[in-house]
Context: one part of a larger RNA
C1' cells in the first nucleotide's frame, strides 16, 4: 500500500456555492501516454530455489542452472482509459404558456388583548395562594364605561398541509426579488457529479454605538415553604426580549441518517400539477408526474426498527470513528471589543 466502519454502540462537517484534485453519457476516426505482448542490453558476487560435486555424514565448502517479479531502449497490438478531431441526445440546460406557496427584502395599513394616563358611575375592599403573607386601595383601588397614548405580537383560518440549502418563516395590502412544479414544442450539445483549502448564510443567547420598552422577565429585592432553601410559589423588578448597524458562529444545527445517480413487490391517505373517461360536469373514477405521511415483502440489521423519502442492491465524490477517563482540556497557531469560538496532545490512570 492492504481492514473494518459512521440512524441508536466511537463515527456525516449546521447548511450551501464553489477552486485544485478525483469520477464522468452514446458513436466515429485518429493518436498511443496508461495497459498488453516480442526483442535487445542490464539486474555485480554471495545468499535464496533446482540439481550436481568435496570433506565417512550434516553444518560447511564448491560445479551449474533458474531467479533477481525491475529499469532503459526498440518493434508492434488498440479491446478498455488518457489526449486530439468529427458526430449525437437519453444526463444537464435555454426558451414559450400557466400552477401552488407562512421563501426574502421594502413601505405602508389594520382589528383583538395587555398595561398606562385622563373623565364618568361606584364603595370597601381587590390581588395572590395549597394556604398564606410582601403588594395595590377611603390621597377612593378592584368592577364598569368613554377617550387617549405606546410598545410587542397576529387567535379563529391550522392540516404528520405549505415553502426554503439549512437556520428558519404564519394578520392585511402594495413594491423589488429567489426558487419549485407541469404542459409541450423548438433550441445548445456532456456544458455534468462530488468537492481538500476558500467562500457565503447561519436558532437563541451575548456583545458595540444609537434608539425604543406594553407584556414577559434573568440579576436583584421582598413574602412564604423548609431543619435550612442562595430553589420550586407569590409580589415587584433591571438587563434583555423589539428596531438600525456592526459582532459573535456556537445548539439534541435532529431524520441523532452528506451529496448525486441507477435498481428493487404492493396498498392507503395527502399537498401542487397535467391527461382521459362518465356525468345529475357541487363533483366522482383512473392514469401520471412532483412532494409529504401511515403501513408493508424481499432484503437488510446486534436488535430496535429500516423497507422506491431504504437503514435493500450498487457507482461517484467528500467528510469523519479507530477502548474509557484525562479532555474537546493544557500548549501553540489561526479569528473575536469580550465572552469565547476553531484546530488540537501528553504525562498519567483503568
Nucleotide at each position: 500500500c492492504u481492514g473494518g466502519g459512521c440512524g441508536u454502540a466511537a463515527a456525516g462537517c449546521g447548511u450551501g456555492c464553489g477552486u485544485a484534485g478525483g469520477c464522468g453519457g452514446u458513436u466515429c476516426g485518429u493518436u498511443a501516454g496508461g495497459u498488453c505482448a516480442g526483442a535487445u542490453g542490464u539486474g555485480a558476487a554471495a545468499g535464496c530455489c533446482c540439481u550436481g560435486g568435496g570433506c565417512u555424514c550434516a553444518a560447511c565448502c564448491u560445479g551449474g542452472g533458474a531467479a533477481c517479479u525491475g529499469c532503459a531502449u526498440u518493434u508492434g497490438a488498440a479491446a478498455c482509459u488518457g489526449g486530439c478531431g468529427g458526430a449525437c441526445u437519453a444526463g444537464a440546460g435555454u426558451u414559450u404558456a400557466g400552477u401552488a406557496g407562512a421563501g426574502g427584502g421594502g413601505a405602508g395599513u389594520g382589528g383583538a388583548a395587555u398595561u398606562u394616563c385622563a373623565g364618568g358611575u361606584g364603595u370597601a375592599g381587590c390581588g395572590g395562594u395549597g394556604a398564606a403573607a410582601u403588594g395595590c386601595g377611603u390621597a377612593g383601588a378592584u368592577a364598569u364605561c368613554u377617550g387617549a397614548a405606546g410598545g410587542a405580537a397576529c387567535a379563529c383560518c391550522a392540516g404528520u398541509g405549505g415553502c426554503g440549502a439549512a437556520g428558519g418563516c404564519g394578520a392585511c395590502u402594495c413594491c423589488c426579488u429567489g426558487g419549485a412544479c407541469u404542459a409541450g414544442a423548438a433550441c445548445u450539445g456532456a456544458c455534468g457529479c462530488u468537492g481538500a483549502g476558500g467562500u457565503a448564510c447561519g436558532a437563541a443567547a451575548g456583545c458595540g454605538u444609537g434608539g425604543g420598552u406594553a407584556g414577559c422577565a434573568a440579576a436583584c429585592a421582598g413574602g412564604a415553604u423548609u431543619a435550612g432553601a442562595u430553589a420550586c410559589c407569590c409580589u415587584g423588578g433591571u438587563a434583555g426580549u423589539c428596531c438600525a448597524c456592526g459582532c459573535c458562529g456556537u445548539a439534541a444545527a435532529c431524520g441523532a441518517u452528506g451529496u448525486c445517480g441507477a435498481c428493487u413487490a404492493g396498498c392507503c391517505g395527502u399537498u401542487g400539477g397535467c391527461c382521459c373517461u362518465a356525468u345529475u360536469u357541487a363533483c366522482a373514477g383512473g392514469g401520471u408526474u412532483a412532494g409529504u405521511g401511515g403501513c408493508g415483502c424481499a432484503g437488510c440489521u446486534a436488535a430496535c426498527g429500516c423497507a422506491u423519502u431504504a437503514a435493500g442492491u450498487c457507482g461517484a465524490c467528500c467528510g469523519c470513528c479507530u477502548g474509557g477517563g484525562g479532555a474537546g482540556u493544557a500548549c501553540g497557531g489561526c479569528c473575536g471589543c469580550a465572552a469565547g469560538g476553531u484546530u488540537a496532545a501528553a504525562a498519567c490512570u483503568c
Description:
Predicted 3D model of a 350-nucleotide part of an RNA (small-subunit ribosomal RNA, central domain) from an uncultured bacterium. The coordinates come from a structure-prediction model, not an experiment, and the mean pLDDT is 90. Its Rfam family is "Bacterial small subunit ribosomal RNA". The RNAcentral record of the full RNA draws on ENA and SILVA.